[in-house]
A computed fold for a 401-nucleotide RNA from a Thermoleophilaceae bacterium, annotated as Bacterial RNase P class A. The sequence is in RNAcentral, with records from ENA. Taxonomically the source falls in Thermoleophilaceae (Bacteria, Actinomycetota, Thermoleophilia, Thermoleophilales). A source record names the gene rnpB. Its mean pLDDT, the model's own confidence on a scale to 100, is 75. It matches the Rfam family "Bacterial RNase P class A". Rfam describes the family as follows. Ribonuclease P (RNase P) is a ubiquitous endoribonuclease, found in archaea, bacteria and eukarya as well as chloroplasts and mitochondria. The family's RNA type in Rfam is ribozyme.

């Protein structure tokens, strides 16, 4: 220069008018029999959305109900170590994939406990009958030849030999189907073939040596019947249920009714019934309003409020920290002085809390041209969108000191 990949940060900026929702304080006006608070209204000031606020997919905190304890069914997670309150999370590594590398992805235990599936196509998809073929050793034929041998001689019969077919019998190497066919490939051997014998890889299985450990790694074996568990299932760890429309206060309004079993008081005891009372279920009838939860966190006080920590904003400052630059004396190292600013120190004020659910509308300027997208109880992850900046660190190519 420029490609890839991994981490963090930002998320249009400033200024003005109007207009929204909280909300201390300050001021006005209204209420309140005085007088004050509640409460309503106006002004000034102040404060007001994400990196994912989104999926609701996983855990938590808080709530409320349920639960003696174990069980059965369910349901979730899956290499190994670690972290962590927990996760299905997060990091390292170990396997296996893809990738020239950095990096990136994971259906990661178990098929020898068990059921079950592998269409089509092919001869045939678990202990596999051989479709197209290869031999023809060793067995019985048939046809033709032979310069051999014996017998007979005019033909020729037998024997062996060669060739060819036949039957019986050998084969899973070759082809050819298929995602996959009895471990690959090679080279020897065979009638022809095959781990049948060897080299080399694959897996199985033993022994050493490194490692917590998943496993590498070396050596020896003679040889070996897929796959798929994100099929069902074993195995090992784990799991109450519902959720802020959870849940609790106030106010208002109404009308109760009938059914249950093995519960409790009572009616004198036991059944039996009958009342009231609990506990379920069905019919009916009022209420949807206000306030809490609800908002920076933690302690302390009945409370009013006080103390601390944590971010923003605004003003002030230079005695400690840290920065930046000027001077001075010194060979350096280092000292002395002064000026400036901050994350430093000091004061003050503030931290989104809507509940038909607040952030809009105009103007002027900037230049990266504005994308994905707006809280509804809070955290801790995952995952999905996304415009364009910047900032580190890594592979590899190309140049150049």
């Nucleotide at each position: 220069g420029a490609u890839g990949c991994u981490g963090g940060c930002c998320a249009a900026g400033c200024a003005g008018c109007c207009g929204c929702g909280g909300g201390a304080g300050g001021u006005c006006g209204g209420g309140g029999a005085g007088a004050a608070a509640a409460c309503c209204g106006g002004c000034c000031c102040u404060c007001g959305a994400g990196g994912a606020a989104a999926g609701u997919c996983c855990g938590g905190a808080c709530a409320c109900c349920g639960c003696a304890g174990g069980g059965c069914a369910g349901g979730g997670u899956g290499g190994u170590c670690g972290g962590g309150g927990a996760a299905g999370c997060c990091g390292a590594c170990c396997c296996g994939g893809g990738g020239a590398a950095a990096c990136c992805c994971g259906c990661g235990g178990g098929a020898a406990a068990g059921u079950g599936c592998c269409a089509c196509a092919g001869a045939a998809a678990u202990g596999a009958c051989a479709c197209c073929g290869c031999c023809u050793a060793a067995g019985c034929g048939g046809c033709g030849g032979g310069c051999c041998c014996u017998c007979a001689c005019g033909u020729g019969a037998g024997g062996c030999c060669c060739g060819u077919u036949g039957c019986c019998g050998g084969c899973a190497a070759g082809g050819g189907u298929g995602a996959a066919a009895u471990g690959g490939u090679g080279c020897g051997g065979u009638a022809a073939g095959a781990g049948c014998g060897c080299a080399c890889c694959g897996g199985c299985g033993g022994c050493g040596u490194g490692g917590c450990g998943a496993c590498a790694c070396g050596c020896c074996g003679g040889c070996c019947a897929g796959g798929c568990a994100a099929a069902c299932c074993c195995c090992a760890c784990u799991c109450g249920g519902u959720g802020c429309a959870a849940g609790g206060c106030c106010a208002a309004g109404c009308a109760g009714g009938g059914a249950c079993g093995a519960c409790g008081a009572c009616g004198c005891u036991g059944c039996c019934c009958g009342c009231c009372g609990a506990g379920u279920c069905c019919c009916a009838g009022g209420u949807a309003g206000g306030c809490c939860g609800c908002g920076g966190g933690g302690c302390c006080g009945a409370g009013a409020g006080g103390c601390c920590c944590g971010u923003c904003c605004c003003g002030g400052c230079c005695a400690c920290u840290c920065c930046c630059g000027g001077u001075c004396c010194g060979c350096a190292a280092g000292g002395g002085u002064g000026g400036g600013g901050a994350a430093a120190c000091c004061g003050g004020g503030g931290c989104a809390g809507a509940u038909g659910g607040a952030u809009g509308g105009c103007u002027g300027c900037u230049c990266g041209c504005g994308a994905c997208a707006g809280g509804a109880u809070c955290c801790g992850g995952c995952u999905u969108a996304u415009c364009g900046g910047c900032c580190a660190g890594c592979u590899a190519c190309g140049g150049g000191g």